[in-house]
Context: one part of a larger RNA
RNA sequence: GGUCUAUGCACGGAUGACUUGGUUAGGUGAGUCGACGAAGGACGGGGUAAGCACCGAUAUGUCUCGGGUAGCCGCAAACAGGCUUUGAUCCGAGAGAUUCCGAAUGGGGAAACCUGUUACUAUUCAUAUAGUGACACUCUGCUUAUGAAUACAUAGUGAGUAGAGAGAGACACCGGGGGAAUUGAAACAUCUAAGUACCCUGUGGAAAAGAAAUCACCGAGAUUCUCUUAGUAGCGGCGAGCGAAGAGGGAAGAGCCUAAACUCAGCGCUGGUUUCGCAAGAAAUUAACGCUGAGGGUUGUGGGACCUUAAUGUGGGAUUGCGGAUGGAUAGUGGAAAUAUCUGGAAAGAUAUGCCAUAGAGAGUGAAAGCCUCGUACGCGAAAUUCUGAAGCACCCUAGAGGUAUCCCAAGUACUACGGGACACGGGGAAUCCUGUAGGAAUCUGGGCCGACCACGGUCUAAGGCUAAAUACUACACCUAAACCGAUAGUGCACAAGUACCGUGAGGGAAAGUUGAAAAGAACGGCGGUGAGCCGAGUGAAAUAGAACCUAAAAUCAUAGACCUACAAGCGGUAGGAGGGCUAUGCUAUCUGCGCAAGCGGAUAGAAUGCCUGACUGCGUACCUUUUGCAUAAUGGACCGACGAGUUACUGUGCGGUGCGAGCUUAACCUCGGCGCGAAAGCGGCGGGGGCAGGCGGAGCGAAAGCGAGUCCUAAAUGGGCGAUUAGUACCGUAUAGUAGACCCGAAGCUGAGUGAUCUACCCAUGGCCAGAGUGAAACCCUGCGAAAGCGGGGUGGAAGCUUGAACCCGUCAGCGUUGAAAAACUGUGGGAUGAGCUGUGGGUCGGAGCGAAAGACUAAACAAACUCAGAAAUUGCUGGUUCUCCCCGAAAUAUUUCUAGGGAUAGCCUCGGGUAAUUAAAAAGUAGGGGUAGAGUGCUGAAUGGGUUACAGGAGCAUACCUGCUUGCUGAACCCAACCAAACUUCGAAUACUACUUUUUUUAGCCCGGGAGUAAGACAAUGGGGGCUAAGCUUCAUUGUCUAAAGGGAUUCAGCCCAGACCGUCAGCUAAGGUCCCUAAGGAUAGGCUAAGUGGUAAAGGAUGUGAGCUCGCUUUGACAACCAGGAUGUUGGCUCAGAGGCAGCCAUCAUUUAAAGAGUGCGUAACAGCUCACUGGUCGAGCGUUCUCGCGCCUAAGAUGAACGGGGCUUAAGCCUAUUACCGAAGCUGCGGGUUCAUUUUGCCCUCGGGCAAAGUGAGCGGUAGGGGAGCAUUGUCUUGUUGGAUGAAGCUGUACCGUAAGGAGCAGUGGACACAAGACAAGGGAUUAUGUCGGUAUAAGUAGCGAAAAUGCCUGCGAGAAACAGGCACGCCGAAAGUCCAAGGUUUCCUGGGGAAGGUUAAUCCGCCCAGGGUUAGUCGAGCCUAAGCUGAGGCCAAAUGGCGUAAGCGAUGGAUAAUCCGUUAAUAUUCGGAUACCAGUUAAGUGGCGUUAAAACUCUUUGUGUGACGCAGGAGGUUUGGGCAUGCCAAGUGUUGGAUGUCUUGGUUCUUUCCUGAGUAAUCAGGCGAGGUCACCCUGAGGUUUCCGAGGGGGAAGUUAUCUACAACCACACUGACAAGAAAAGCAUGAAGAGGAGUUGCUUAGCUGUUCGUACCGUAAUCCGACACAGGUAGACUUCCAGAAUAUGGUAAGGCGCUC
Repeated sequence: GGUCUAUGCACGGAUGACUUGGUUAGGUGAGUCGACGAAGGACGGGGUAAGCACCGAUAUGUCUCGGGUAGCCGCAAACAGGCUUUGAUCCGAGAGAUUCCGAAUGGGGAAACCUGUUACUAUUCAUAUAGUGACACUCUGCUUAUGAAUACAUAGUGAGUAGAGAGAGACACCGGGGGAAUUGAAACAUCUAAGUACCCUGUGGAAAAGAAAUCACCGAGAUUCUCUUAGUAGCGGCGAGCGAAGAGGGAAGAGCCUAAACUCAGCGCUGGUUUCGCAAGAAAUUAACGCUGAGGGUUGUGGGACCUUAAUGUGGGAUUGCGGAUGGAUAGUGGAAAUAUCUGGAAAGAUAUGCCAUAGAGAGUGAAAGCCUCGUACGCGAAAUUCUGAAGCACCCUAGAGGUAUCCCAAGUACUACGGGACACGGGGAAUCCUGUAGGAAUCUGGGCCGACCACGGUCUAAGGCUAAAUACUACACCUAAACCGAUAGUGCACAAGUACCGUGAGGGAAAGUUGAAAAGAACGGCGGUGAGCCGAGUGAAAUAGAACCUAAAAUCAUAGACCUACAAGCGGUAGGAGGGCUAUGCUAUCUGCGCAAGCGGAUAGAAUGCCUGACUGCGUACCUUUUGCAUAAUGGACCGACGAGUUACUGUGCGGUGCGAGCUUAACCUCGGCGCGAAAGCGGCGGGGGCAGGCGGAGCGAAAGCGAGUCCUAAAUGGGCGAUUAGUACCGUAUAGUAGACCCGAAGCUGAGUGAUCUACCCAUGGCCAGAGUGAAACCCUGCGAAAGCGGGGUGGAAGCUUGAACCCGUCAGCGUUGAAAAACUGUGGGAUGAGCUGUGGGUCGGAGCGAAAGACUAAACAAACUCAGAAAUUGCUGGUUCUCCCCGAAAUAUUUCUAGGGAUAGCCUCGGGUAAUUAAAAAGUAGGGGUAGAGUGCUGAAUGGGUUACAGGAGCAUACCUGCUUGCUGAACCCAACCAAACUUCGAAUACUACUUUUUUUAGCCCGGGAGUAAGACAAUGGGGGCUAAGCUUCAUUGUCUAAAGGGAUUCAGCCCAGACCGUCAGCUAAGGUCCCUAAGGAUAGGCUAAGUGGUAAAGGAUGUGAGCUCGCUUUGACAACCAGGAUGUUGGCUCAGAGGCAGCCAUCAUUUAAAGAGUGCGUAACAGCUCACUGGUCGAGCGUUCUCGCGCCUAAGAUGAACGGGGCUUAAGCCUAUUACCGAAGCUGCGGGUUCAUUUUGCCCUCGGGCAAAGUGAGCGGUAGGGGAGCAUUGUCUUGUUGGAUGAAGCUGUACCGUAAGGAGCAGUGGACACAAGACAAGGGAUUAUGUCGGUAUAAGUAGCGAAAAUGCCUGCGAGAAACAGGCACGCCGAAAGUCCAAGGUUUCCUGGGGAAGGUUAAUCCGCCCAGGGUUAGUCGAGCCUAAGCUGAGGCCAAAUGGCGUAAGCGAUGGAUAAUCCGUUAAUAUUCGGAUACCAGUUAAGUGGCGUUAAAACUCUUUGUGUGACGCAGGAGGUUUGGGCAUGCCAAGUGUUGGAUGUCUUGGUUCUUUCCUGAGUAAUCAGGCGAGGUCACCCUGAGGUUUCCGAGGGGGAAGUUAUCUACAACCACACUGACAAGAAAAGCAUGAAGAGGAGUUGCUUAGCUGUUCGUACCGUAAUCCGACACAGGUAGACUUCCAGAAUAUGGUAAGGCGCUC
C1' cells in the first nucleotide's frame, strides 16, 4: 500500500415517523373604507425591554353594559413588585381617547420636518413664550356687491353662506377610451396570434343589456344565462385558419315614465286701445310671441289632442314615509356511561365482568379510550349593537263607447356620397349597425325593415328615459371536505419572510421544523487560563435522548485485526488455484414434539462441500451518447445523497370489454330518497326517476329540379358509373392522431409598460484653481537718415489657443501585473499646462431615443439599440437527456417528389389483428421464348498505318501570238492490297439473367383489409462499368456477401476478409478455417526436389559469367577456347587540305603488291614524324569451348529521423519454398446428457355462457439482435373491501446475513430503533435514474501546496499576563515633512471617551483593536441653516391634447452666489467663537432722565404702493502702499558648564509672547504710530488632596526678561484702484432717498439701568483601516494653511512642529 471485517461521543443529514403550514374545491356571510381625516406608515408606550404582537402622551391600556369563575400581570424565562370572591385575568357589545406623516387641505418641504395669520386662554411689568380653534383647491345651490364689447342689460369678477368631490382597494368580476409583437401560415406582405397582453378611465355588489322602426313568412312576442342547432350555413393569399343565426329544450320572469298637440296660471317683451299728465311719463286693459309652473297625454287591431256621451269604485305598487312581529349574527350554557388483575417508566393494550347511546364525529391525555378531559346527539340563552323584514297606516297608479274636419306624434335626425370601423361575413352581388367630411327630408295618404335592387305582400313605429331575477368574481370573516403535499415536497415564507442580502432605481430575493411524558436542562468534585473542552457524580424508561439534542444511510475520515505485497507492468475483473484464517438460514448424523401420511418444529454434534484473503496462470482496451465506423487521442460525468422528462381535457379513428339491438342514446334542467352543511330559505355530492330538444343508424343516385331499390348519363340504352342483397349505438379501457406549452431542459431575438445622466456625452447657472523661469508684438518716447514715401538705432511697453517647466489634466513607449495590491493599476519614460484649459456644487436632455471636435464612441464595471417587469412555458426542421424485468418477431440507410438535400410526404422493407386456401408463393429440373451484353468482326458508320493504281484535281516544267497541248523520281480524292480500332459501329453472337408452362419438393412461406412503427447519413470486400492519373481507406452506379443490428474460431493486434450464426448448463465426443520446434493445443511425420539470399520475414524499371533444369546455333584431336613465344610488311608521307597532316585534325577514295598473315589501319602517342598496340597469322599446349532463347529459386537496385520490415525465441538436406501422402489439434459449428421457453399438433383430466379456457404428459420445429411492433410480469405511493392480521413481550426505518425465485424481486433471523404497520382482491397514479457542461446539499482531490496586499526597519529593557516579535512604558534606530502634518465641505452615522472581555472578525499570535459587552459624551442672540434671488422645478386661473396628460402667467420653491451682530484666555477622559471668566456688539422690550415735533385735516412715527440710486460684478498686466510671517545680528532673562585666555560673564541651550478700553496724531484707504493704563500666559519657586511612596501628582499661591537695528515675499488687504485688449463680462433682497395713500393724540431720537433672543446642526473619520471601490484593497476624493538650509521655485536633496515604521 491492496482486499475484507469490526469499532467510532468521526463527518454528514438521506430514510422512516410526525405536523403548527400550505394546496384545491364547496357553502354561508359580506362585498367597501375616507375631510367626523382612510389605506399604509414614522416615532413612541413595559420596573428591567433589542425583536414580534398589542396600544397612542388616558399609550402592554380608561369607562359602561353583558358573559364567566379562580386565578392573573402576551410570545418568554428570571428577579423585583403587584392585582384578585367588594369577582381580577379572559370573552362579547357600546362609549371615550387616538402624537406626527400620509388625499394631507394655512404656507413650505429632501414624507414622518420647518414656519405663519387670526380669535380666545395661560404666563410676563413688557417683548418673548405656551395652549386650543379656524384659515387649501374645484364644483353646485342661495344671498350680495361689482361689472365689458354695448345705451339699458348680460357675460364675467369679488365676498358671504350651505353642501359635495378629492384618496385607498381585490394583480378578481364588469362598461368604456387606446392597443402591440413573438407566433402560425413549415419563407412572407392580406390573414393569424387578437381586440389578446398592456396602459388609461368609470360604476356596482354585481355590471352591462332590456320592453321591437325585432324575428319570421306557419307564426312568435323585452333582456340575460344554459343545452342544442354545429364545427353546420358561410367567410378565407377559398391557404393557414375563422365561424354564426333563426328555430327547439330549459333557468328566470315585470313592466313602465317623458317630449308634442290642447287648456290654465304667473312673469317678460312688442304692438294697439283707454285714463291721468303741458311734457317727460305713469296706470289699466287686450293680442301675438317667449319663459316658468300645473293639468292633459304615451300608442301600431295606429294613438292622442278636439267634439259628444258615460260609471263611482275595482285592482295594483319595483316607488316614498312610518311601522316593527318573527327568525338570525356578535359572548355563552346543560349534556349519559368502568372497574379489577397482568405487563410496563407510564395503560387507553391483554384478560375478566359491566354500563351508556337522539351521544360508537373528532381531538387530547406518559402506548391503541363510547363510559378520563374537551367535545358530540339533543335542549336552553342577550343588557348592548346589528341583519331580516310579516301584518298594518299613509302615499301613488289604474277605466269605457261613438265621431272624425283640423292639430300633434322626438331634426342637422333619417337618408345620400366619399373615408373608415363593427357585424362569423377580409369590398364582395353586401344588406344591417356606428360615424369623420359634404349635402340634407317627411308627420300617418308619414316612416323603417324583410341580405344588392324593384314590385306585390308581410311586419314594426327610430332619432328621449327607467327597469329586479336567472349570469360573472372573491381580497375579507366563519364552516366543511380531500384515492392533495408532508420540510429539496406543499405558498417565495410551517421559524423575528417579502425578512437577511443584492441593486442609484424600477426591481430581484433566500436558507432555516423535531431533547424528553415531564426540564427532572446535569447540584457537587477533578483537569484546564475563575477558558474552550473533557472526566466522574446525579436525573431519567432511555443521556449512543445533553441542548451542534428523535431515527442516523452514503460519500469522506480515523483506529484495530485477518490475508497478501520489496525483479514487478496496464479497464483492476473473470476462470482456475498453492497457502493462511473463520464457522452458518445449508448438508449429514443422533435425540425429540405434532400429524394417518406427506411433512412441519425444537435440541445437540460433525465435516469442508461454505465464507475472507490469495502467490501464480489463461482470457480480457470502462460507461453513455453520436455514428458507415469509437479503447479511441470524438461528447458528457470528481464522488455520494435527494429531486429530475410521453401528462391532462376535448374531438376523431382502430382494437378489447359490457348493455340493448333496426334500433341505440339522452344534454341542460326538474324531481324523489336518505345523508352532509346551514337559523331557515336553501346548497352540495351519492343513488333512483323524469326530461325525446338533439345526435348516430335505418336508402340511394343526381350539379339540381327530382325520382327512388334504384338512379344518373342519353333522343334512347341489350351499355356504363354509383348503389341495393341489412348492424348499429351508448359507455368503459387501451393504442394513435388533431387542438391546446403537449416528453423535458436550452437561444440570439421581437413587442408593451416603466426605471435610470450619483458613471459618462453635451448643455445651463454659480463658484474655485493654474510654483517658477524665458521670448519680447502693437503702441508710445528719444534720436539718426531722407524732398517724401519710409528706413534705422536706443528705450518704455507687456501681446500671445507663444516657449520651458511643478501642482493639475491626459495616457506615448517599455517593463511588470494577468486565480493581480487593482474587474485597467504600478514603475520608468512621455503630451498639455492663460486656454477650444482643468475642476466643485446645483440643474437639463434617454432607448429607435438622447448626446457625440465622429471612435458606432458614451448613456451606472454590459451598447450596431441600456436596464427591469410583462406578452411568456415566444419559436427552434438544431444539440443534449429520457428512470424496473422477462418472452416472441425484427428493419432501413432505396424510389418519386419537395426553396428540397442532416427536414418531410407517398411507396418499399418490420410488426400486430382479421380475412382468403387457390396450380398463391419459393427452390430445383425440364420444355418453350424474345434479346443484342461479353466476345468476335470490319460489309455499314467512323477512326487509322503501310503499299499500289490513278483523275474532267492541284503544283512544277516545256511548247505556244491565242485557243490549247505535252511531260512528270511531286501532292493527292477515289479505288485495290495488307495489318488494325470503336460506349454512342454490327453482315455475327454466348454464359448468366428474365418470362411462360410442366413435374417434384417446402407447406402458407403468398395475397387482401385494417392498427402501430422505424428508415429515407450507410461502410467495406469481390465482380462488371462511369469519373479520376485503369491515383486514393477517392467518388458514383449495377450484382452479391459481410458489418451495421453478430458474439465464437483464424488472420500477432485488426467493424466490413476466411470459417461459423451464441435458449441455459456440462471437467463428454467429432470437425471447419487455420495449424502441429518452444512460448502454445496438436508430427523435430513420411517421400522427392529447390534455395544459401536469414531469401523465407517489404518494392519497380534496370543490371549481372549467382545457381538448377531445358533448348538453339556454331568451333573442336586436320588440335578448338584461354595463356605464352614470334610476326604484324610494301607501293606510300594514298590524294586533297594544311605552317605541318607521314594509318590515327578534317574531306575524298579505300586500290594493289609481298605473304603463313598483316586495315591506305582498332586504340595510346608526336608540332609532324618516331614509338607501343590491336585486327590477322605461325608455334607451344591437349579436350572440350563459345553463343541465342525459355523456365525454377536467388543477387544488386534498397538513404530518415529512440531500436523495431518473422508476434518472440530461434530455424539452413529446415522449424524456408514446391509436389504428394498420412495422423492429430482446433469454434458458443455438429453430436451426447440434463433443463427452460415459444409455436404447431396428439392424448388425458377438470371447468364451461358450448365459442372455448386451464393443467399434465408426448411428438416436431424454433429461441443472436440495434431502430421498431407485440405479449407477460415485479416494485413504489395512496383509496375501498375483507382480515378472530401484526405491534411497548417492540411497528416503520437503518445495519448485517452463507436462504428462495428465470429476472425485476421476495422472505426468515440477529442488532439498532421507539410508534405505527401489513396481507389478499380490485382501483388510482406527481410510479422506478450511473449520465441532460442537469438542480440543491454534503464531502474529497490538487495540498498542508500557492498566498499572507508596496523593500519607510527595526533592536533592547521593563510591565501586565496562563501565554508577548506585534499590547503598554522607556531608550536607541529608521521614514514622511506642498505630507504619510493641520483645518474644513461632502459622505459615513457612534466608528468618539472610559471600564471590562477574547468565542467569531483582524490574511499569523494577541493580554491589543475601528471587534464584543456596559456606561458616558455633542451645551450658541453674534459659527452654519432660517432672509434674498440664478439655472431649473412646481404652478391658481389660462391655452392645448383619445385618456393618463403637455405648456405656461401670477405666485412659490430652489445655493454653488448676495445680505448678516464676538473676541481672547481657561477648562473635560471625551465639547467648545457653544461651558466658565473678562471685555464687546446686534435686534426688541420695560422704566427713568433728556432732546425734537405735534395736539384735530398739518407733524414725528408705523404700514402699504411706487420711482431713483446703490447693491452690481469679467480677463490680462505692471507699479505702489499696508499688514502678517520669517531669517540674521544684538540686547535682556533663566539654566548649564567651569580656567591655557575669557567671570563686571567665555561658551552651550532655551525663552524673549498675546489682547485691549481711552486720548493724541498720520494716511484716499487698507491701516499704522505714540501715550496713560489694565489683563492673560510663560521658565521657575512655595504649598499640596490623593496614590501602587528613592516617586507620581489634581488643585491653590507667588512669579524673570520681553530691547534695538536690518533684510525679505508673489499670494492676504487698499482694489478690479490703475493701464490694456476684445470675446464686452448674473439676479433679487438689503441699504439710502423722493412721492402718494392709510393709521395716527401723543410719538420719537439719545443716555443710563434691567429683561427677552425660540428651533435645528455641533461627537469622531475626513488623500482615509470610519467616504466611493464586495476587503483593515498600492486606485479615486472639492477647498484652506503649509517652517528652515541650498535653490529661480510649492522642482529636487536634507530638516522643524507634528505624524508614522505600512498586522506574520
A computed fold for a 1704-nucleotide part of an RNA from a Candidatus Omnitrophota bacterium, annotated as large-subunit ribosomal RNA, half A. The full RNA is in RNAcentral, with records from ENA. Its mean pLDDT, the model's own confidence on a scale to 100, is 80. Its Rfam family is "Bacterial large subunit ribosomal RNA". Gene Ontology terms of the family: structural constituent of ribosome and ribosome.